[in-house]
Context: one part of a larger RNA
RNA sequence: GCCAGGGAGUUUACUUUUGUGGCGAGGUUAAUAAAUGAAGCCAUAGCGAAAGCAAGUGUUAAAGCGCGUUAGUCACGAGGGUAAGACCUGAAGCCAGAUGAUCUACUCCUGAGCAGGUUGAAGUUUUUCGAAAGAGAAAUGGAGGACCGAACCGUUGUUACGUGCAUGUACUCGGAUGACUUGGGAGUAGGGGUGAAAAGCCUCUCUAAUCUGGCGAUAGCUGGUUCCUGCUGAAAUAUGCCUAGGUAUAGUUGAGUAUUAGUUCGUUUAUGGGGUAAAGUUACAGAUAAGUUUUGCAGGGUCAUAUGACUACGGAAACUUUUCUAACUCAGAACCUAUAAACUGCGUUAUAUACUCGAAACAGCGACUGCAUGUAAGAUGCAGUUACGAAACCCGAACAAGGGAGCCCGAAGUUAAGGUCCCAAAAUAUUUGUUAAGUGUAACGAAGGGAGUUUUUAUUCUGAGACAGUGGGGAGGUAGGUCUAGAAGCCGCCAUCCUUUAAAGAAAGCGUAACAGCUCACCUAUUGAGAAUAGAAGCACCGAAAAUGGACGGGGCUAAAACAAACUACCGAUACUUCGGAUGCACUCCGGAUGGAGUGUUAUGGUAAGCAGGCGUACUAAUUGCGCAGAAGAUUUUGUGUAAACAAGGUUGGAGCGAUUAGUAAUGCAAAUCCUGGU
Numbered sequence: 001g002c003c004a005g006g007g008a009g010u011u012u013a014c015u016u017u018u019g020u021g022g023c024g025a026g027g028u029u030a031a032u033a034a035a036u037g038a039a040g041c042c043a044u045a046g047c048g049a050a051a052g053c054a055a056g057u058g059u060u061a062a063a064g065c066g067c068g069u070u071a072g073u074c075a076c077g078a079g080g081g082u083a084a085g086a087c088c089u090g091a092a093g094c095c096a097g098a099u100g101a102u103c104u105a106c107u108c109c110u111g112a113g114c115a116g117g118u119u120g121a122a123g124u125u126u127u128u129c130g131a132a133a134g135a136g137a138a139a140u141g142g143a144g145g146a147c148c149g150a151a152c153c154g155u156u157g158u159u160a161c162g163u164g165c166a167u168g169u170a171c172u173c174g175g176a177u178g179a180c181u182u183g184g185g186a187g188u189a190g191g192g193g194u195g196a197a198a199a200g201c202c203u204c205u206c207u208a209a210u211c212u213g214g215c216g217a218u219a220g221c222u223g224g225u226u227c228c229u230g231c232u233g234a235a236a237u238a239u240g241c242c243u244a245g246g247u248a249u250a251g252u253u254g255a256g257u258a259u260u261a262g263u264u265c266g267u268u269u270a271u272g273g274g275g276u277a278a279a280g281u282u283a284c285a286g287a288u289a290a291g292u293u294u295u296g297c298a299g300g301g302u303c304a305u306a307u308g309a310c311u312a313c314g315g316a317a318a319c320u321u322u323u324c325u326a327a328c329u330c331a332g333a334a335c336c337u338a339u340a341a342a343c344u345g346c347g348u349u350a351u352a353u354a355c356u357c358g359a360a361a362c363a364g365c366g367a368c369u370g371c372a373u374g375u376a377a378g379a380u381g382c383a384g385u386u387a388c389g390a391a392a393c394c395c396g397a398a399c400a401a402g403g404g405a406g407c408c409c410g411a412a413g414u415u416a417a418g419g420u421c422c423c424a425a426a427a428u429a430u431u432u433g434u435u436a437a438g439u440g441u442a443a444c445g446a447a448g449g450g451a452g453u454u455u456u457u458a459u460u461c462u463g464a465g466a467c468a469g470u471g472g473g474g475a476g477g478u479a480g481g482u483c484u485a486g487a488a489g490c491c492g493c494c495a496u497c498c499u500u501u502a503a504a505g506a507a508a509g510c511g512u513a514a515c516a517g518c519u520c521a522c523c524u525a526u527u528g529a530g531a532a533u534a535g536a537a538g539c540a541c542c543g544a545a546a547a548u549g550g551a552c553g554g555g556g557c558u559a560a561a562a563c564a565a566a567c568u569a570c571c572g573a574u575a576c577u578u579c580g581g582a583u584g585c586a587c588u589c590c591g592g593a594u595g596g597a598g599u600g601u602u603a604u605g606g607u608a609a610g611c612a613g614g615c616g617u618a619c620u621a622a623u624u625g626c627g628c629a630g631a632a633g634a635u636u637u638u639g640u641g642u643a644a645a646c647a648a649g650g651u652u653g654g655a656g657c658g659a660u661u662a663g664u665a666a667u668g669c670a671a672a673u674c675c676u677g678g679u
Stems, first nucleotide, its partner, number of pairs: 001679006011084013026042003046053002056067004087224002090221001094214006105188009114178001116148003119144001123140007152175003157171002160169002190206001192202003227614006237250005253358007262346002266343009279329002285325003289321007297314001299313001300311004364388001366386008393404003408581007418571003421555003427568001430566005440557002448542002452539010469526005475499003480494003505520001508519003582604002584601007615668001617665010633652008
């Protein structure tokens, strides 16, 4: 892991609602074997704080108003509440009493152990020096929490191997005459011991041992909670809480009862509420730029010295023009909203209202629109609508919330979104353009750049010859004046005229030290048809970098299978339509009754949750059956029922077992790191 068996809303008391039954102004018994038991309980009168009054009473001067003015009670069934372990499992903990020092910590008593090697302290002897004290040398000697290293004790590293009823093995490493190691015996006990102190150790247990008991501790927490079908169907919000993952009330929801016609998403009218957007600033508060005026004004400065004068610093006030505000508003929309009415819509099976009982829920989340905060976010918060939550089906390659569409069952057809080359149902349809970038077929790219290309607008030139190319000219006064070493069209400054001309600047660029030289503007010849400039729009291009090879879903696609516009077919869903069936609800008829027949229905998705009706298990009672000519059980086949399930046949099995009605419950398993067993 799998299989089998076990496994969770129970019982008692009180209380409340509801159903059924008994009796009814009454109902009912408790203790007991029974008889007895009339004690008690509930009801039969309320109102008031009370005195008290009473079908009334309290308030009050009164009126009005509040509460009240005859149906209960007992039993049983069901739903809820309270008290109890109270649906089941689960703590860490707290307290009490016992049991532990055969492990380990420390202590006491009594014993034991430490191969071998090295070093060579004090002391002593001899000798040398010395007057001595003493010093040196050589021997001798054998000290030490000394050295190396076995036994013994430990366990540093390699996490190399091992995980084995639990700390091992290998290699490496520390101590090894000592604060050493060790045998036997004894002592200290749980808020206590012991501790060269690590909160270490106290029998695989230690920031308070173990066992038993209190104990089914408590758990606003996690997990689990067992058959079927039918009807309805949420909330993740507001307010309060030592409240924030809990809970109460309201809202939303289910069931029941009663009453009746209403209801609002639209439009209009009337009367109210509001202070946003925009706007405004002598209508306030606070800011804001420039300027003017007034004021020496607790500061600063200058002069002076008198407690004064002046002041382009500073402060205060006023004015002019300037700019602003979520916590400014003199004024002020759209819009929202309350009440009343009319029209329209929906409804007249209640979808409305009221009451009673039962809940769940109070972690939400996405999209669009409007906002706030934020650089932003698959961000956070707010409002409205909507979906998911609790919604299947079709499309979007896949895809809680995007598009279509709200699934009772069966059959047939038609469409929606989206599609129609192949994978893959349906036009390799039609018409006209665009794109050459595989752009694109995909949700996804900027500033900027460019004779890409298509369409289009305006202006100008043009057979009196445009634009481009080519040939030629491009001059004279003059080297203009000035400046300067020089300045001659061309360093700089000033001026920028006239002439000859077809045309030619006192010169637009290169160039020279300065000249020279080469071009340009401008003119002409040649050539012979469109050219130039400035915009606008469409589709493309560059800009364009990410880590395994690689994604339009893939193949693939170029007058398209891309893009734009149009048009007609077809495919395509649980949508829509038709036919048949089932069920709910309402109504009609029939029937003694569960019910039967029929009509209608804009009824029949559904988590939490509520309500209704059934299936099955064990036992009891009554009635009635089956069984050795084969019960239960096992296994298999067929049939019936919407389902839980039930029935029949075959095989096996070998002695008990059902049905109906009524009742009682230790009554249904896939889950709980569930329990026990098997495998």
This is a predicted structure of a 679-nucleotide part of an RNA (large-subunit ribosomal RNA, domain II) from a marine metagenome. Its mean pLDDT, the model's own confidence on a scale to 100, is 83. RNAcentral holds the full RNA, with entries from SILVA.